[in-house]
RNA sequence: GCCCCCGUGGUCCAGUCCGGAAUGGACGUUCCCCUGUCACGGGAAAGAUCGUGGGUUCAAAUCCCAUCGGGGGCG
Repeated sequence: GCCCCCGUGGUCCAGUCCGGAAUGGACGUUCCCCUGUCACGGGAAAGAUCGUGGGUUCAAAUCCCAUCGGGGGCG
């Protein structure tokens, strides 16, 4: 230098291919129930403008362009 993959709640992922409500899972956090207490178990809630900037569109996590960070391959 070229090519490929990844970036989404506090953590780890799915969702992207085929645009339509921040949709879902695990862990964590807070509250309630349970218990003599803790743990376990049961219930509920909060929390992400989807790496950044721009574009297309009625509408973008999803499509397009640029760019940043991480990983891998080739030279």